[in-house]
RNA sequence: GCGGAUGACCGGGUGACCGCGUGGCUUUCGGGCCACGAGGAAAGUCCGGACUCCAGGAAGCGACGGUGCCGGGUAACGCCCGGGCGGGGAUCGGCGGGGCAACCCGCCGGCGACCCGACGGAAAGCGCCACAGAGAACAGACCGCCGACGGAUUCGUCCGCAGGCAAGGGUGAAAAGGUGGAGUAAGAGCCCACCGGGGGGCCGGCAACGGUCCCCGCAUGGCAAGCCCCACCGGGAGCAAUGCCGAAUAGGGGAUCCAGGGCUGCUUCCGCCAGGGUCCCGGGUAGGCAGCUAAAGCCUGUCGGCAACGGCAGGACGAGAGGAAUGGUCACCAUCCGGUGCAGACCGGAUACAGAAUCCGGCUUACAGGUCAUCCGCGCGC
Numbered sequence: 001g002c003g004g005a006u007g008a009c010c011g012g013g014u015g016a017c018c019g020c021g022u023g024g025c026u027u028u029c030g031g032g033c034c035a036c037g038a039g040g041a042a043a044g045u046c047c048g049g050a051c052u053c054c055a056g057g058a059a060g061c062g063a064c065g066g067u068g069c070c071g072g073g074u075a076a077c078g079c080c081c082g083g084g085c086g087g088g089g090a091u092c093g094g095c096g097g098g099g100c101a102a103c104c105c106g107c108c109g110g111c112g113a114c115c116c117g118a119c120g121g122a123a124a125g126c127g128c129c130a131c132a133g134a135g136a137a138c139a140g141a142c143c144g145c146c147g148a149c150g151g152a153u154u155c156g157u158c159c160g161c162a163g164g165c166a167a168g169g170g171u172g173a174a175a176a177g178g179u180g181g182a183g184u185a186a187g188a189g190c191c192c193a194c195c196g197g198g199g200g201g202c203c204g205g206c207a208a209c210g211g212u213c214c215c216c217g218c219a220u221g222g223c224a225a226g227c228c229c230c231a232c233c234g235g236g237a238g239c240a241a242u243g244c245c246g247a248a249u250a251g252g253g254g255a256u257c258c259a260g261g262g263c264u265g266c267u268u269c270c271g272c273c274a275g276g277g278u279c280c281c282g283g284g285u286a287g288g289c290a291g292c293u294a295a296a297g298c299c300u301g302u303c304g305g306c307a308a309c310g311g312c313a314g315g316a317c318g319a320g321a322g323g324a325a326u327g328g329u330c331a332c333c334a335u336c337c338g339g340u341g342c343a344g345a346c347c348g349g350a351u352a353c354a355g356a357a358u359c360c361g362g363c364u365u366a367c368a369g370g371u372c373a374u375c376c377g378c379g380c381g382c
Stems, first nucleotide, its partner, number of pairs: 001378010012333007020037007039353001043364002046362005051238004056270006064234005069083005084119001085117004092109007120229002125227002127223003142169002144165003149160004177195005196218001197216008242290004252281007261273003298315007334351007
């Protein structure tokens, strides 16, 4: 310098005038002054909680839902960190093709920062794989190969049939392990070597797993983001939760079922209530106050840890609206884009995604432009 990748930050600033919301001080009650006032995602509402109310308690079983490699972190999580396995991956090398050349395309191999994984089980069972194809898992003979016997023969071979084959071709997303060899009438794990698969021993590792040695021709597809099996976890609803004050109405009416009832999907025990359910008709409530903002939070230093994160010490900070405030105008600057110009400079335009509503921890999605840092590969120079 080129190419590939990862992480973090900014994303407007200043001044003046006018106008908003909250809090404080003050007031001659007209007002005045001061401080503060949307986000990294406030979005999505996908997860997890804090908090509030409901469920009578305990135990067992069940239903429903969630997660799914191992180890750690956390209040917790489907999140984060580290590791394992699998897949992808710029550049490089080889081969082939195209091109006048620069270069482009395809295949194979090794390495590689980084990225992705809905990553337990297909030998418990059920189910699905359209169409094409002979056959889609207790799954095969369309083309084809061999062919005793019979017939023909130009003596090369050809035709028909019994029988044998699943190696070659074709169909397909996927076809009864792959490559090579030996063997055969022709073939086939039929046999052999290696790879793959199954099982076992030893070593390393907390473990997932890895390495190595031995045995077995071998059970030969995919899908579990189909049902299912296994392990672990989970009560429900949500700030329109909920609490207080005030006000209003009708302390309404009817039908039906249960009483061995109800509080619990089922069972057992304890406890509690005298009542408990379903349907229909009709009436009232549209107010005010609280909840409402200092946290599992942030910053600095230090110790432990690969890290996520944790311990200790110190420090600083206030949006709280209530149909919903933080805005408007002017000027200058900053950044970017375009044009003119030798240049200085000038002119014009633009400035991303987007707005709190109980509050936190995450994930996912959106983002003009700019800045910084790190890692990998190649080239050049010192």
This is a predicted structure of a 382-nucleotide RNA (Bacterial RNase P class A) from Palleronia abyssalis.